Predicted 3D model of a 72-nucleotide RNA (transfer RNA) from Candidatus Nitrosotenuis sp.
RNA sequence: GCCGCUCUAGCUCAACGGUAGAGCAACGCACUUGUAAUGCGUAGGUUCGGAGUUCAAAUCUCCGGAGCGGCU
Numbered sequence: 001g002c003c004g005c006u007c008u009a010g011c012u013c014a015a016c017g018g019u020a021g022a023g024c025a026a027c028g029c030a031c032u033u034g035u036a037a038u039g040c041g042u043a044g045g046u047u048c049g050g051a052g053u054u055c056a057a058a059u060c061u062c063c064g065g066a067g068c069g070g071c072u
Base pairs, nucleotide, nucleotide: 001071002070003069004068005067006066007065010024011023012022013021018055026042027041028040029039030038048064049063050062051061052060
């Protein structure tokens, strides 16, 4: 230099172009002498940034950024 893949909650990951979710973690309550475990519940997101297409974009297109891999 060229090619490919990835980027979504604190972490690991889902999500036909049509309401952004789960597990773990956090917090509250119950249970317990107390803690852990367990059960119930709550909160937490400008979906890496920008632009375009569309009635509608996490999703499609383009330009950037970061990371990983391959080729030379």
Taxonomically the source falls in Candidatus Nitrosotenuis (Archaea, Thermoproteati, Nitrososphaerota). Its mean pLDDT, the model's own confidence on a scale to 100, is 82. The sequence is in RNAcentral, with records from ENA.